[in-house]
Context: one part of a larger RNA
RNA sequence: CCGUGGCGAGGGAACUCGGCAAAUUAGCCCCGUAACUUCGGGAGAAGGGGUGCCUGUGGUUUUGGCUUAGGCUGGAACCGCAGGUUGCAGUGACAAGGGGGUCCCGGCUGUUUACUAAAAACAUAGGGAGCCGCAAGCCCGAAAGGGUGUGUACGGCUCUUGAAUCCUGGCCAGUGGCGGUACCUGAAACCCGGUUCCAACCGGGCUAAGGGCCGCUAAACGCCGGGAGUAACUCUGACUCUCUUAAGGUAGCCAAAUGCCUUGUCGGGUAAGUUCCGACGUGCAUGAAUGGAUCCACGAGGGCCCCACUGUCCCCGCCCGGAACCCG
Numbered sequence: 001c002c003g004u005g006g007c008g009a010g011g012g013a014a015c016u017c018g019g020c021a022a023a024u025u026a027g028c029c030c031c032g033u034a035a036c037u038u039c040g041g042g043a044g045a046a047g048g049g050g051u052g053c054c055u056g057u058g059g060u061u062u063u064g065g066c067u068u069a070g071g072c073u074g075g076a077a078c079c080g081c082a083g084g085u086u087g088c089a090g091u092g093a094c095a096a097g098g099g100g101g102u103c104c105c106g107g108c109u110g111u112u113u114a115c116u117a118a119a120a121a122c123a124u125a126g127g128g129a130g131c132c133g134c135a136a137g138c139c140c141g142a143a144a145g146g147g148u149g150u151g152u153a154c155g156g157c158u159c160u161u162g163a164a165u166c167c168u169g170g171c172c173a174g175u176g177g178c179g180g181u182a183c184c185u186g187a188a189a190c191c192c193g194g195u196u197c198c199a200a201c202c203g204g205g206c207u208a209a210g211g212g213c214c215g216c217u218a219a220a221c222g223c224c225g226g227g228a229g230u231a232a233c234u235c236u237g238a239c240u241c242u243c244u245u246a247a248g249g250u251a252g253c254c255a256a257a258u259g260c261c262u263u264g265u266c267g268g269g270u271a272a273g274u275u276c277c278g279a280c281g282u283g284c285a286u287g288a289a290u291g292g293a294u295c296c297a298c299g300a301g302g303g304c305c306c307c308a309c310u311g312u313c314c315c316c317g318c319c320c321g322g323a324a325c326c327c328g
Base pairs, nucleotide, nucleotide: 002322005319006318007317008316010314011313014312019309027051028050029049030048031047036041038163052085053084054083055082056081057080058079059078060077061076062075063074064073065072066071086090098307099306100305101304102303103302104301105299106298110122111121126161127160128159129158130157131156132155137148138147139146140145165293166292167291169224170223171222174221175220176217177216178215179214180213183212184211185210190205191204192203193202194201225243226242227241228240229239252286253283264280265279266278267277268276
């Protein structure tokens, strides 16, 4: 030097992608405890005080002995009170939460890449849609047969969203699904005909599903504009004109896990902040069950800040035992 432990003056995150690692805290009793909230929680919130031993004494519960109206006398556990005493230190070792604030995501407990990922992914309760009346629908099988199920629509299967709360706008032109259809199209078989000795072949007719055509359907797949002018300073444009579409993005929300330009601009926090929080919004390219917004609790999830704490660092030093190495 390496690796495992222990201690450290002064400073205290200056380290670093990031407090990673370590340190702090810790049991029990008492006091005390905020915003917010789905009134259950949050909560061990936070923040304080006590804790050993000895002596005396009070109470509660329980269990013996002797006596028996009663009582007398022991043991144990627990809860107090008072006095004394001791160390740096009394949950003296072991064991044993660091705490707070704010935002994003996911409601929550749960599940997952056995052997690099535990998560914001999956699931979930709840919401919605479709198929199906049972010899059904869906699935496995070539079939026989089997599963759902010895169940029956308050059921089963399939898809989707993902607690609760407030909501879920417009568009059926395209694609898909469902329904209808006087008419058109529509193969073979069949019928009629042609050629021919016969067949093959060819033409015509009839016609199923499907298609055309007509409707419905978006919690089906999806989609949801542009250019001008305009108000008594300026700016802006409630208003008007125009092109165009199936309809032109509503309520909300935002430089967001979504914003290129971008370290946007303003405010906050810092002496100083590409991150963070609050606003703004002509949003390259937000947006409503491909769910939108919000939110208590919860999270080995992610970002930021503060207190405490520390060898993470300034800046390294020493010690115990281990390994290696050197010498013998």